[in-house]
C1' cells in the first nucleotide's frame, strides 16, 4: 500500500413561522401560555417471561420441544468458554453434535445381489457321478475327459458406497483359514481434564455399511387460552324444547375430583314443581370507563417552509457553486433471535507485497 477476519458505536443538529396530541395553568362563545412528544430495530411474530382468566393450576397418556460438555439468566431453543467433526493458507466460520447390534422404512439407474444380501463372467476337479481307453480269470486297478451333484467367492464387471486393507503361508480351488502390520469394534488398565473428550498401554475375536431435520428408541421440559386477556358502569332481556349424574364442569383423552340442592305428593319404587349446569330453535340490546405506563392514539397525533450548521461526492489555482444525506413509525411491558439499513468513527487481528 492491497486484499480480508470479526466487534462497538453514531445515524442528523439548531433557530424562527404556521400547524398537529397529551398535560398543566389562566381565562371564556371563541382561546392564550408554558412543558412534553417513535426506535437501534419500533419491522418478522421466530423464542422466553411478567400480567389476566378458568370451580380440579391433581396423576397418567397423547402431543410438542430440546439434544457434545461446563457456567450464566427469571426463563429461552438466548449468551459466554470448551470438546469433537467439517471449511479455510490464515485471521475465523458452519454445525442437520444422544442411539443405526431394539424394530420398521428409503437409496433412481447399473449390477446376481443394497445389509445376518448374492452366485452374474468366472475358478477348481480333492469327493459322488458319467463317458472313453489300458492291464487283470475276477474283486480291482492306472490314466483322460466332462462339469451333472458339489466346493469357491480370491480375479473381473456395475456402481456414491459390494460385508475390512496391504503382504505371506496354506488349500482341489479358495476364504481371517492361520500369521505380521494397519484401520475399526469391545474389554481392562494407567495419565491429564470438573466434563465432554485427549494421549498411552495390553487383551480379544477376525469384523452385519448409508440415512434418525425419516418413522422411531432414550434422556430432560411443558396445564390451557391469551390486552379482540380480562374488569366496572349503563342498556335489553317475549320465549319454545330437551337433558341432568349413563349429564355437565378444565384441557385432546382416561382416572380422580365437584355440582347428589329445596318443597309437595305416594305404604314404597317413584312423580312433579323450583334451583344450579349443559344443548338446540328464537326474539332484543351492544355505549362508556378502567385494563392503557414520563409519546399514550383508538379510523389512529411530531408535519411543512425558511435560514444556519454538520457529513459524504463532484467541479475548481483559490473564493466558491452543484448534487445527495440510508432501513424505516410505538399501541399492555420486559429479555433474546432474525431481517433492513445512505454514510461516518472507534479499536484489534489474518495473508501478500515494498522499504528500512
Nucleotide at each position: 500500500c492491497g486484499a480480508g477476519c470479526a466487534g462497538g458505536c453514531c445515524g442528523g443538529g439548531u433557530g424562527a413561522c404556521c400547524g398537529c396530541a397529551g398535560c398543566a395553568u389562566u381565562g371564556u362563545a371563541u382561546a392564550a401560555u408554558g412543558c412534553u412528544g417513535a426506535g437501534g430495530a419500533a419491522g418478522g411474530u421466530c423464542g422466553g417471561g411478567g400480567c389476566u382468566c378458568c370451580a380440579u393450576a391433581g396423576g397418567g397418556c397423547a402431543a410438542a420441544g430440546u439434544g457434545c460438555u461446563g457456567g450464566u439468566u427469571a426463563a429461552c431453543g438466548g449468551c459466554c468458554a470448551g470438546u469433537c467433526g467439517g471449511g479455510g493458507c490464515g485471521a475465523c466460520c458452519c454445525g442437520c453434535a444422544g442411539g443405526a447390534a431394539a424394530g420398521u422404512g428409503c437409496a433412481a439407474c447399473a449390477g446376481a445381489a443394497a445389509g445376518c444380501a448374492g452366485g452374474c463372467u468366472g475358478c477348481c476337479g480333492a469327493u459322488g457321478g458319467u463317458u472313453c481307453g489300458g492291464c487283470u480269470c475276477a474283486u480291482g486297478u492306472c490314466g483322460a475327459a466332462c462339469a451333472c451333484a458339489g466346493g469357491u467367492a480370491a480375479u473381473g464387471g456395475u456402481g456414491a458406497a459390494a460385508c475390512g486393507g496391504u503382504g505371506c503361508g496354506g488349500u482341489a480351488a479358495g476364504a481371517g483359514c492361520g500369521c505380521a502390520c494397519c484401520a475399526g469394534c469391545g474389554g481392562u488398565c494407567c495419565g491429564g481434564g470438573u466434563g465432554a473428550c485427549c494421549g498411552g498401554a495390553u487383551c480379544g475375536g477376525c469384523u452385519g455399511g448409508g440415512u434418525a431435520a425419516a418413522c422411531c428408541c432414550c434422556a430432560c421440559u411443558u396445564g390451557g387460552a391469551g390486552c379482540a386477556a380480562g374488569g366496572c358502569c349503563a342498556g335489553a332481556u317475549a320465549g319454545a324444547g330437551g337433558a341432568u349424574a349413563u349429564g355437565g364442569g378444565c384441557u385432546g383423552c382416561c382416572c380422580g375430583u365437584c355440582c347428589u340442592g329445596u318443597c309437595c305428593c305416594u305404604a314404597a319404587u317413584g312423580g312433579g314443581a323450583c334451583a344450579a349446569u349443559c344443548c338446540u330453535c328464537g326474539g332484543g340490546u351492544a355505549g362508556g370507563c378502567c385494563g392503557c405506563u414520563u409519546a399514550g392514539a383508538u379510523g389512529g397525533a411530531u408535519g411543512g417552509u425558511c435560514a444556519c450548521c454538520c457529513c459524504g461526492c463532484u467541479c475548481u489555482a483559490c473564493c466558491g457553486a452543484g448534487c445527495g444525506g440510508a432501513c424505516a413509525g410505538a399501541a399492555c411491558c420486559c429479555c433474546g433471535c432474525c431481517u433492513a439499513u445512505a454514510g461516518g468513527c472507534c479499536a484489534g487481528c489474518u495473508c501478500g507485497c515494498c522499504a528500512c

The RNA shown here (Bacterial RNase P class A) has 356 nucleotides and comes from an Actinomycetota bacterium. Rfam family: Bacterial RNase P class A. The family's RNA type in Rfam is ribozyme. Model confidence (mean pLDDT): 75 of 100.